[in-house]
Context: one part of a larger RNA
RNA sequence: AGACGGGGACCCACACAAGCGGUGGAGCAUCUGGUUUAAUUCGACAAUAAGCGAGGAACCUUACCUAGGCUUGACAUCCCAGUGAAUCUACCAGAAAUGGAUAGAGUGCCGCAAGGAUCUCUGGUGACAGGUGCUGCAUGGUUGUCGUCAGCUCGUGCCUUGAGGUGUUCGGUUAAGUCCGUCAACGAGCGCAACCCUAGUCAUGUGUUGUAUUUUUCACAUGAGACUGCCGGCUAAAAGUCGGAGGAAGGUUAGGAUGACGUCAAAUCAGCAUGGCCCUUAUGCCUAGGGCUACACAGGUGCUACAAUGGGCAGUACAGCGGGUAGCCAAGUCGCAAGAUGGAGCCAAUCCCUUAAAACUGCUCUUAGUUCGGAUUGAGGGCUGAAACUCGCCCCCAUGAAGUUGGAAUCGCUAGUAACCGCAUAUCAGCAAUGGUGCGGUGAAUUAGUUCCUGGGUCUUGUACU
Numbered sequence: 001a002g003a004c005g006g007g008g009a010c011c012c013a014c015a016c017a018a019g020c021g022g023u024g025g026a027g028c029a030u031c032u033g034g035u036u037u038a039a040u041u042c043g044a045c046a047a048u049a050a051g052c053g054a055g056g057a058a059c060c061u062u063a064c065c066u067a068g069g070c071u072u073g074a075c076a077u078c079c080c081a082g083u084g085a086a087u088c089u090a091c092c093a094g095a096a097a098u099g100g101a102u103a104g105a106g107u108g109c110c111g112c113a114a115g116g117a118u119c120u121c122u123g124g125u126g127a128c129a130g131g132u133g134c135u136g137c138a139u140g141g142u143u144g145u146c147g148u149c150a151g152c153u154c155g156u157g158c159c160u161u162g163a164g165g166u167g168u169u170c171g172g173u174u175a176a177g178u179c180c181g182u183c184a185a186c187g188a189g190c191g192c193a194a195c196c197c198u199a200g201u202c203a204u205g206u207g208u209u210g211u212a213u214u215u216u217u218c219a220c221a222u223g224a225g226a227c228u229g230c231c232g233g234c235u236a237a238a239a240g241u242c243g244g245a246g247g248a249a250g251g252u253u254a255g256g257a258u259g260a261c262g263u264c265a266a267a268u269c270a271g272c273a274u275g276g277c278c279c280u281u282a283u284g285c286c287u288a289g290g291g292c293u294a295c296a297c298a299g300g301u302g303c304u305a306c307a308a309u310g311g312g313c314a315g316u317a318c319a320g321c322g323g324g325u326a327g328c329c330a331a332g333u334c335g336c337a338a339g340a341u342g343g344a345g346c347c348a349a350u351c352c353c354u355u356a357a358a359a360c361u362g363c364u365c366u367u368a369g370u371u372c373g374g375a376u377u378g379a380g381g382g383c384u385g386a387a388a389c390u391c392g393c394c395c396c397c398a399u400g401a402a403g404u405u406g407g408a409a410u411c412g413c414u415a416g417u418a419a420c421c422g423c424a425u426a427u428c429a430g431c432a433a434u435g436g437u438g439c440g441g442u443g444a445a446u447u448a449g450u451u452c453c454u455g456g457g458u459c460u461u462g463u464a465c466u
Stems, first nucleotide, its partner, number of pairs: 001466002003463003007460007015450002019413005026304008034295002042053002064290007073128001077127002079124004084119001087105004091100003109116002130279002133277003139273002141268003144264001146262001151190006157166003170181003196256004201224007227250001230244005306406001310365006322353003327346002332341003372403001377398002380395004419442007
């Protein structure tokens, strides 16, 4: 100087308290451990792994296993010889890859021709290709985390024998090393804040595809607006804080982006790149089938419930973000339905996805394992796709399991938030989406405290630790 303390002082945070809703019990979805397996490919493991890489495993993907094959190779550059331009169709064997000197069609550019250039195929020769093989403890790049916590440092000066200290402490204050005052310090840098984006108010302008409409809602653009600016109290005539006015908005307006020096030899050699090591008729490459979907069990994250603030039937009103040409697909018709048919419109403020849902109104059910709950299973259909057996989704009929609010424990959240409700979308042929990312609708309770638990910051103290 640090680090640590079941030392001290001060401060902060959904850390606790005050509240609301969950998880832990049930069924299912999904991930992981374990077990099993020919293989169940690999990585990630407290916080900081486990609906994570994967924003889509039937084949492909695919890295794994079994079997059949190839060896200058599926891919790149170079050399030699030969055939033919290319390319397309058909036949035989085979699961396919592949093999067959198999058959047919076809013959480009320059050139009178010989031939040449480019390209294809075959054979040879090695130099090489190739490796999702190992090492993240050799690395780059990227990322998580402490933590959006308020810290981390430097120049000169001063102090100390020196490591080092000072500045950065102290008194106030702040979300903040934010600002003020003081001080052997005076300044500066990386962080904080601001500058950036979105939303909220108003004005002006422009409007088609929007509006019954010139107006307006709306859309786009430009500008205004908030600065403790004004008033009062407190304070040290400071910084600031409390209250008030006006205002759409008030003290960081709300949300986002933005992540200091560093920590964990944290994560990633399987995104990519890359040193070294290893394989080279195989640890490379092609193909078919299987596996990644197994199942006594254990853990994580979720969905659906256990009902009356509810279930069923009928009637019926109001969004916003988005997406669409190998696409979105209207009206109409058929079907109980999934869907089929049909073909209008739309490269989109024009057409379509797209009748929003919960809510509300009326009727019914009357506390039951039920008209709750929907797992599981049987039969029949639909869609995508060469192909749904392993292993897709959806519809209809039947079946109707556990479950009556969940032990110890534990998680999220302070306002348009929690909770509840649906909608859109990326990936995508289809889909195992109850996941992810967004969007709007309805819309609370409680706290104004810091004793305790957890984590963090500043100062100080002890130490046999570094």

Small-subunit ribosomal RNA, 3' major domain from a metagenome, 466 nucleotides, folded computationally. The RNAcentral record of the full RNA draws on SILVA. Its mean pLDDT, the model's own confidence on a scale to 100, is 81.